[in-house]
Context: one part of a larger RNA
Parts: sequence; C1' cells; structure tokens
RNA sequence: GGUCUAUGAUGAAUGACUCGGCAGAUUCAGGCGACGAAGGACGUGAUAAGCAGCGAUAUGCUUCGGGGAGCCGCAAAUAGGCUUUGAUCCGAAGAUCUCCGAAUAGGGAAACCGAUUUCGAUUAAUUUCGAAAUAUCGCAUACUGAAUACAUAGGUAUGCGAGGCAAGACGGAGUGAAUUGAAACAUCUAAGUAACUCCAGGAAUAUAAAUCGUAAGAGAUUCCCAUAGUAGCGGCGAGCGAAAAGGGAAGAGCCUAAACCCGGGACUUAGCAAUAAGUACUGGGGGUUGCGGGACCUCAACGUGGGAUUGUGGAGAGAUAAUAGAAGCGUGUGGAAAAGCGCGCCAUAGAAGGUGAAAGCCCUGUAUGUCAAAUCUCAAGACACCCUAGAGGUAUCCCAAGUAUCACGGGACACGGGAAACCCUGUGAGAAUCCGGCCCGACCAUGGGCUAAGGCUAAACACUAGAAUCUGACCAAAAGUGGACGAGUACCGUGAGGGAAAGUUGAAAAGAACCCCGGUAAGGGGAGUGAAAUAGAACCUGAAAUCAUAGAUCU
Repeated sequence: GGUCUAUGAUGAAUGACUCGGCAGAUUCAGGCGACGAAGGACGUGAUAAGCAGCGAUAUGCUUCGGGGAGCCGCAAAUAGGCUUUGAUCCGAAGAUCUCCGAAUAGGGAAACCGAUUUCGAUUAAUUUCGAAAUAUCGCAUACUGAAUACAUAGGUAUGCGAGGCAAGACGGAGUGAAUUGAAACAUCUAAGUAACUCCAGGAAUAUAAAUCGUAAGAGAUUCCCAUAGUAGCGGCGAGCGAAAAGGGAAGAGCCUAAACCCGGGACUUAGCAAUAAGUACUGGGGGUUGCGGGACCUCAACGUGGGAUUGUGGAGAGAUAAUAGAAGCGUGUGGAAAAGCGCGCCAUAGAAGGUGAAAGCCCUGUAUGUCAAAUCUCAAGACACCCUAGAGGUAUCCCAAGUAUCACGGGACACGGGAAACCCUGUGAGAAUCCGGCCCGACCAUGGGCUAAGGCUAAACACUAGAAUCUGACCAAAAGUGGACGAGUACCGUGAGGGAAAGUUGAAAAGAACCCCGGUAAGGGGAGUGAAAUAGAACCUGAAAUCAUAGAUCU
C1' cells in the first nucleotide's frame, strides 16, 4: 500500500407518508368601480420581526340569527383580561374604513407638498384645528353673450352620465405583418394568423328570404354529423377548398316607414277680421305583405287565441349558519388494540377522516329527516297591460333614393380577372312603384323563385378568473404548479425581466432536572424520560461514493 471482516463517521439515495398540485365532471356565478375599484403604502397587539386579520372605532364596533363552554389567530410563554347577564366561534345585515391608486381642488420624483370657498370649534386678537365642496369630457336645462343688427361662436351655473380594473379566456369590428412552405423566388402560401386599436355581453354574432334548388320541392338564424378532401380554385406548382340535399341539437316570431284620417304650433298666400288654402316639421290613429299587400268604398264580428314582461303580487323552491341522527363488549399479546380469539348488535347509515397498529357499532360524520330573524336568487297561479279577423268591389293612391343599376378602381365570396355571376364600396353617371323590381354563375329567350335599399328577436353553439361538490389504470417532494414551507419570497439585473433552495422527533414534549470534562464554549460522558434516544431537536427510514478505528490476509 491492496483486499476482506467488524464497528463507526460523513452523506443523502431509497421506502413509507401528505398539509400541495394536475386533469376533468356537475351546479352556480359571469363582474367590481366617483357610494372611490383592482392593487398597494403606512399603521394597528402588553411584550410583536414575519404571515394572516383589521383601519386612528385599527388582532376590532353594532344589530339580528345559530351555538353552548370555554376564549384572547399562525404561536410557545409570562403578565393581564373576557365569559351561562351566553363569551370565543359560525352566518346575514350595518358602522368605521389613514394615505396612494381612474385619483378627480392644484402640484408631484405613487403612498408626499401647498391651496381656495362655505360652515363649525378655538383665541382678547393674530393664529390653530375640524367638516364639506372645488378635475375633465359628454348630454340636458337655464342664464349670459363677441366680431355683427337679429343671431351664432364663446362663457357661467345646475343636474345626470362616463372614465379605471379584471380571465394574457370566449365575441363583434377596424388596422394588419414576417419567419415559413413552394426544397431558390416574385403570383401564391403562412393568414386575414400574430400584433395593435375600438366596442361589448354573460354569452356575443347571425336571424324571419329581393333565400336555396331544379323543373321535384324546401321554407329565419346558429351549432354538430355527413356530403367531402368531392365540385372546384391553383406559377393547374406548393397548396387552398365549398354548397345544396340528408340525419340531429334547438325551435318563435314580430315591430316600423308610406298611402289615408284626426290634431299641434310655425311660416307663406288671400282676406279688415273670423277663416280658408298651402309648405316643411311634429303627435295620435291606420298599416306591414308576394295565393302580392295596404290605403279607399260596401258588408260583417266584439269574441277567440296568444304574449319574448311593463306593473301589482309572491304560493312555492333554492343559496348563505345549523340540527336530530342507529348499533360492542370481554379476553390474551403489546408502550398503546381499532389487529387475533370469543360471543353479540345496527344498517334508507359498510362514503370518508380521526383516535397510541388495521374500528359499520369510540369521535367527527354518513343515509334519512328537520330548520332561517336577515339578505340574495328562481318562480307557479291570479289581476292589470299588450297583440290578434274575415268577405266583396274599384284600379285613384302607397309600398323604404343619391338607393337599385351601369362604368372605372379595389375588396370579399373555396373561386388568384377568369366565361365570373352574386355580395361590399372609393370615384362618376343615375331609375322604376306592381303592366313595378331583384335573382336563378357571362349574356339572351322561355319558365321559375323572391319582394332590397328601416328595426327587434330567446334556445340550441364559445369560454372560465371565481364559489361549491365530486371523480381519477394522475404526481408523491430533483415528481406534481415556479411555489406542500413567511414564494413570485430570498437573490440577480439600471430596466424590461429572470428567479431558487427549503416537507417528516415522538402516541404524547414526557424536548433531557441533577452531576462530570471543557473556555461561565462548541461538543461530549453519566443520570433521567420514552416502547425505542444509533427517535436528542444537524431529530422517520438511512443505500453508495468517501473517511476513520480494530482485526485478518497478501506483497
């Protein structure tokens, strides 16, 4: 020095565990905010650094309801208190709620500085203190009011509203890339994607045929299946890519404009005036569609059916605390029984968790039943309210205009300008009113479908920050969230931003009195506790590398 054995040290793997995560299902909720939000700063406790709670009424105040013996958070201890005159705790509703923050009197380097007006308090007075108001924009109303006569712009005051945040989600709209693919690249693709902006809602959008379709028909929209990777489009490359029919989910239809009638104030014309006519505006009735309808004229009915809620009202149901809740003992082992053995019992309850090992019958619970002073949600019936009709005649009137349509330029349609319709519209031109008009993929004819240029409309379909319950051939501390723990913390960075490590004594602290060595150490040895201390706080188990001691053996 190597190897082996034994005992330790170091070390943290492994095993076991779980207070945390992950993924989903169902139900709810889908908003908060000038009545000052979200998010923070600073305070607040007897001792108080952190977290959590709260706000100068500050670890809390009030009322109502629940509950029934302990309580003063995590979190020990001491001191001091509270509590059956019902505390702590749980639920509901209130009060308070510093400063910053949309931040809004003005300013500002967020959590700070300095005002004005009115009112109140204080002082002999000056002072000082307190409360409220004072931002901007939009709309409405009133007053005022230039150049400039009327007026208008402008100004002032009052009232109402908005502003910001949120889940990097879902929706609608506007603007709109490039990487990339085409094995290069330019049309094309990526893609109307990402990004930015605006506007919302609990959903949004769309929606009641100027629709499809083919010669049969269907009958608003949305979503799913399928049609179908089809028809097509395409440097006919890469690629892009329908629709109808069919099967389902859901199901719902309505209101205006105009003609005509009645009215209102204003103006014009005529008139001495009353008034008449007209013009534009405006209120009510009427009317709402393609077997064209309506106005107009004639006849007929006063009821039937319905409502997506405007109101009254609130049977009943649910949410936010709770409450009753069955049935087991003995015995040996053991530190401890819930495991073993013996003999029982309950079950609309043998879900689950806990208890010194493994409990239906010990505890909390579970099945099942019951409950609300207060607040919230849903909501039936009822009443009010609203809507709702036909037949015939005539051919006088109406049936949504810078619209339809056309030309040019673009866009969007699966469709790249193409034979390119249909749809949208920047520029220009510019109709018709039912014997009208649009569409049926250039265009024409025939035939057919529909009725544009106003509006509203649940459900089926998208999403999940949040609340509650449940589930898992999901993870089990280098995993699972970055975060099981004072984690978006410590730390790094000027900043945007990046971003950890870190769980386990024991059933119970019973957390080692006392003695000894040592520096009044660290650490250790006794003693004691405990089932165990090689469970001693650097604490469950405690592998390996590595180190030490002792022995054996080889050289």
Large-subunit ribosomal RNA, domain I from a Candidatus Omnitrophota bacterium, 555 nucleotides, folded computationally. The full RNA is in RNAcentral, with records from ENA. Rfam family: Bacterial large subunit ribosomal RNA.